[in-house]
Small-subunit ribosomal RNA from a Pseudomonadota bacterium, 1413 nucleotides, folded computationally.

RNA sequence: UUUUUUGAGAGUUUGAUCCUGGCUCAGGAUGAACGCUGGCGGUGUGCCUUAAGCAUGCAAGUGGAACGCUGUCUUUGAAGAUCGCAAGAUUUUUAAGGAUGGAGUCGCAGACGGGUGAGUACAGCAUAGGAAUCUACCCAAAGGUUCGGAAUAACUUGUCGAAAGACGGGCUAAUACCGGAUGUGGUCGCAAGAUCAAAGGGAGUAACUUCCCGCCAUUGGAGGAGCCUAUGUCCUAUCAGUUAGUUGGCGGGGUAAUGGCCCACCAAGACGACGACGGGUAGCUGGACUGAGAGGUCGGUCAGCCACAAUAGCACUGAGAUACGGGCUAUACGUCUACGGACGGCAGCAACUGGGAAUAUUGCGCAAUGGGCGAAAGCCUGACGCAGCGACACCGCGUGAAGGAUGAAGGUCUUCGGAUCGUAAACUUCUUUUGCCAGUUCACAUGAACUGGAGAAUAAGCACCUGCUAACCACGUGCCAGCAGCCGCGGUAAUACGUGGGGUGCGAGCGUUAUCCGGAUUUACUGGGCGUAAAGAGUUCGUAGGUGUUUGGGUACAUCCUGUUUCAAAGCCCGGGGCUUAACCCCGGAAAGGGGCAGGAUAUGGCCUGAAUUGAGUUUGCUAGGGGGUACUGGAACUUGUUGUGUAGCAGUGAAAUGCGUUGAUAUAACAAGGAACACCGAGAGCGAAGGCAGGUACCUGGGGCACAACUGACACUGAGGAACGAAAGCUAGGGGAGCGAAAGGGAUUAGAGACCCCUGUAGUCCUAGCCGUAAACUAUGUUCGCUUGAUUUUCCGAGGCUUGUCCUUGGGGGGUCGGAGCUAACGCGUGAAGCGAACCGCCUGGGGAGUACGACCGCAAGGUUAAAACUCAAAGGAAUUGACGGGAAGGCGCACAACCAGGGGAGCAUGUGGUUCAAUUCGAUACAAAGCGAUAAACCUUACCCAGAUUUGACAUGGUACCGUUUUAUUGUUGUGGAAACACGACGAGAUCCAACGAAAGAAGGAUGGUAUCACAGCUGCUGCAUGGCUGUCGUCAGCUCGUGCCGUGGGGUGUCGGCUUAAGUGCCGAAACGAGCGCAACCCUUAUUCUGUGUUAAAUAUCCACAGGAGACUGCCUCGACGUUUGUCGGGGAGGAAGGAGGGGAUGACGUCAAGUCAGCAUGGCGCUUAUGUCUGGGGCCACACACAUCCUACAAUGGAUCGGAACAACGGGUUGCCAAGCCGCAAGGCGGAGCUAAUCCCAGCAAAACGAUCCUCAGUUCAGAUUGGGGGCUGAAAUUCGUCCCCAUGAAGCCGGACUUGGUAGUAAUCGCGGAUCAGCAGGCCGCGGUGAAUACGUUCUCGCCUUUUGUACUAAUAAAUUGCGCUCGACGUUUUUAUUGUUUAGUUGGUGAAAGUCCAACCUCAAAA
Repeated sequence: UUUUUUGAGAGUUUGAUCCUGGCUCAGGAUGAACGCUGGCGGUGUGCCUUAAGCAUGCAAGUGGAACGCUGUCUUUGAAGAUCGCAAGAUUUUUAAGGAUGGAGUCGCAGACGGGUGAGUACAGCAUAGGAAUCUACCCAAAGGUUCGGAAUAACUUGUCGAAAGACGGGCUAAUACCGGAUGUGGUCGCAAGAUCAAAGGGAGUAACUUCCCGCCAUUGGAGGAGCCUAUGUCCUAUCAGUUAGUUGGCGGGGUAAUGGCCCACCAAGACGACGACGGGUAGCUGGACUGAGAGGUCGGUCAGCCACAAUAGCACUGAGAUACGGGCUAUACGUCUACGGACGGCAGCAACUGGGAAUAUUGCGCAAUGGGCGAAAGCCUGACGCAGCGACACCGCGUGAAGGAUGAAGGUCUUCGGAUCGUAAACUUCUUUUGCCAGUUCACAUGAACUGGAGAAUAAGCACCUGCUAACCACGUGCCAGCAGCCGCGGUAAUACGUGGGGUGCGAGCGUUAUCCGGAUUUACUGGGCGUAAAGAGUUCGUAGGUGUUUGGGUACAUCCUGUUUCAAAGCCCGGGGCUUAACCCCGGAAAGGGGCAGGAUAUGGCCUGAAUUGAGUUUGCUAGGGGGUACUGGAACUUGUUGUGUAGCAGUGAAAUGCGUUGAUAUAACAAGGAACACCGAGAGCGAAGGCAGGUACCUGGGGCACAACUGACACUGAGGAACGAAAGCUAGGGGAGCGAAAGGGAUUAGAGACCCCUGUAGUCCUAGCCGUAAACUAUGUUCGCUUGAUUUUCCGAGGCUUGUCCUUGGGGGGUCGGAGCUAACGCGUGAAGCGAACCGCCUGGGGAGUACGACCGCAAGGUUAAAACUCAAAGGAAUUGACGGGAAGGCGCACAACCAGGGGAGCAUGUGGUUCAAUUCGAUACAAAGCGAUAAACCUUACCCAGAUUUGACAUGGUACCGUUUUAUUGUUGUGGAAACACGACGAGAUCCAACGAAAGAAGGAUGGUAUCACAGCUGCUGCAUGGCUGUCGUCAGCUCGUGCCGUGGGGUGUCGGCUUAAGUGCCGAAACGAGCGCAACCCUUAUUCUGUGUUAAAUAUCCACAGGAGACUGCCUCGACGUUUGUCGGGGAGGAAGGAGGGGAUGACGUCAAGUCAGCAUGGCGCUUAUGUCUGGGGCCACACACAUCCUACAAUGGAUCGGAACAACGGGUUGCCAAGCCGCAAGGCGGAGCUAAUCCCAGCAAAACGAUCCUCAGUUCAGAUUGGGGGCUGAAAUUCGUCCCCAUGAAGCCGGACUUGGUAGUAAUCGCGGAUCAGCAGGCCGCGGUGAAUACGUUCUCGCCUUUUGUACUAAUAAAUUGCGCUCGACGUUUUUAUUGUUUAGUUGGUGAAAGUCCAACCUCAAAA
């Protein structure tokens, strides 16, 4: 460079992320089964379960050319008899043949072929070799085939027996049996020598020669068989030791042959962590499936080998068997029986029963291929060839093709327009595979091939449609019914359930289930890991093993190369060929790889040998150290004892109490005793392998470091088993016991307190000797070696330098911190690696069950070590991110607390709510953020609720159709009956309009408004605020919430938005990988405080005031001082000026979002529900109830007050024609009469606004306080005031004397107090929205309460008690059953040996069966 070959992932842990890690899916396969469905053909394939049992038939015979006998038929010849004149006929006997049966002797075959996989983990199998063997039939070579003999079945006869069969007498043949001869040769032997054979039959001939088939001995071959060796061949160590013929030898026996195969004797060996022995499972292989491969799983069909034939044992015959369709014995089972005894073996082919999810015909034929026998013809052959059954598998074909729009009907959906099924159908033309019918050839045949005929005819299903995963809508259902491989779906809008329509995939099949491989790098050789996810043994020493420095030579074991041989065939692959194609079949062929043999190469490793010094070690000198052990010794403290002084407490806690103390404590002084631990030094300093080690001195002792020279010469590293050490607690024995202190007791705390706190206090802690062997035994980081940028500190030992110091430079060994590259999931590690490499060991493979059970070992015990499974879940987990939370930390703010003022909570009343009641007390709002809220006006109406009545195209909208309408429709007047009304049924009148074709006009088809009827529809304060829009509340007027680009991070995300200072503020400044920007803050807007200018409607003018409009004015701008932090910036103190000074006061303005917050009853709206009612209308009632509870107000409890009187006191915002209403008059008053003015700076509400001020009385009392309640009498509004309005007058005169726990508002024109107006409204205000008058007190401060903002930090759950239930595991476990069996006894068959003339029988041994145990 070219060519070839070649590997795909996804879902699921989280709020999100990365990682670890399991579970699940998509693919392929099957001797399959099940469900639904099913047209044809070809080729294959079909008891995987009970090696369970088997009726019936068949599956091994053949040879007359080995042999005799016998039956039948037949040919020829001979002899006889009878009949006949004769020819001749019939018949008998006999000889020699021929054909065909029967049983028997004999030969060969039956050891093949066919079946099955029980057993077998090696006596097997696979591959490669080997020597001590045999071999019938077959092939080849070279020889022989001679002479005799005695029997026996058949047959005949007799006896026994039910049968099966058995036993005698007699006759007979052979290629059956025996003896002699010969010896090419074979065997034995040194040799001499000894020893070993045989069978004939047929063809042909007049007969011999001859030929064919046999037979005997020998040699060789081919094929077959036996034996031996090496290597390979499943799981388990919770199987660690096994073995006496065991291992070997000498000598025998035995065999075809080697060998403990067997025996006698001798020796004591043999096997085993490279897994013996034991247990479990299993026929092995070629190959099959899968996989990129390496591998993993499997061994059905075909082929090779093995094993087995009801179970177990045994031999015989034979070339070959320990023999599937042979024998003997035992056992089980079955059959027959005359009860004495016999018979049987489908794991051959069919068939049957049983078992099971499940697997076929009691078929045809020897025509083909092959086998047995035979000289051959031939016979036999369930081997085999065919056919039958099964979609069981693979392969192929078909169910029609072309045209065909009115896009038919019908179905489904719909936004109601349409869309889709859909060229699909109908219809027209064409074709005939397949199937059907008729014929020809092929053992048979309904089959195959070929030929012809009629006819679109005879032929489509299954699964799926949330994601993975191709394919979507409607209805039904409503956590139900159900689905589901995983995640999961279903609780009223289900693409996930069921059905329909549509779609997708595959297609005579499609799905499901089961199993295997794959994906799974999830056992990692290729190809993983162990700081925190599972995982480094607590530490060291050391055996086996593994690995190992430099160099010379040799060798050629590993390694590499070349050649050769083998790995059967089939299969896979490649190339051809044959069936129409394919599956299938046939032919040819290579490569890679494994084993053997031969030859070669020598770099690396090994081995042998020689050398070296750098690894390792030794000697010498110096040196640091809580390294270890033993003995002696010291002071402080503590407790106790004795004595003195001394008096009422001590001790203890958050606060107390238990406790100690007048028998004298505590305190204090002196003396004495005792045990344990060692202040200061002392330091993330030192030493040790780890555990660990600390007063001092002495002795004994291990290891390390440095320096310099010398020596040894790879002596090294690691280390399965093994050994030693190993904190604390605990155990055994003996001491000791001051303090502390499990258990225990008492006191507290608490709901309880088995705890935390307090007072006591036993084991123990200490010593000696011995166990135990575990810890978060941690650096959660195995040991050793090498390499790889640095900074800084400390300790030990050296060297050098000078300026001789608390100095500088430098070498080596330790202890630390920070960081670069690199690594890491990240955190982090980073020359003391978690970096880059090497060697060896240990360990891990989802969570739970469980470090548990059982077993074994260790231990006095406690317990330790080793170490599962059933079952269950779809996660468990690591690191980091963002928020939220914390009775975590830091900073900051707020009438949050504190300070002060006035209240609530107690009373009465008002209003709202809960609850209760009711025919109904309509509905909603329910912590803050519901409760004088929706409602800014419930007597009717409102009104949604209840009762009663009425009405049905409707109270309201739009449209279609039909009819009516000069005899009167719409509209409208009067009126009757019933009724509470709505409404129902009427009566009498008035009375049309517009458009407009035609027509001269009269007239008139028709349309609109309208009515009646009918159909569509209206209507619903019915449900869902968790289907929604819109609007609103709340955090909160809190200072936050984001984006673009850049940068950082694998990513979620971070940065910006952080730090310091500052602000009311993410307000601003500085710093900083950020630079900018947006929504918020602020400002712009309104109002108010000062002033100016202009204008001036209202009573004439001026001034002032007032009103309106437009300006000015405040910005830390100026001066000074101080603080942070320097310029900039910010804050604070003071001052000037000013009406106002640091946001001047007040308002409007509410970021991203949170609360499935509120509202379907304001409105809108999806879906659902009602439709003579859940709609509409009317009358009455209710929303106003009342044992009670709560919330918000009002009025009070009085003297800072109440009452009466007085004065020429003083406002502001507002409202008014269905209205405000003046003056005047009447009434005690509410109010009435009245009527002027006003559509408003003009008139009215409206008055002197009230509190305030002055005077008089009241004098602390339930009052001259307070006003509820009640009685009587009036006014007003309104159809209507009873349920249920408001006001006035007279009378009545309740509770209440300042309010428990708790709690609310307020920081200045605020609180408090005083009145006034307005909305709603016929009437009704203690509520609400506004207005002005009078007008305080207090704030040290941020510890605490509540809420909020910012930063930071942690974030994982768990334990106990009582009662009950369920699943699973384990242990014990009788009878029974199964498997195996030491040993003992007995013994059938058999073999071997013995005795013997002769052994199935007698004897001995072995083996074996059975039984007991």
RNAcentral holds the sequence, with entries from ENA.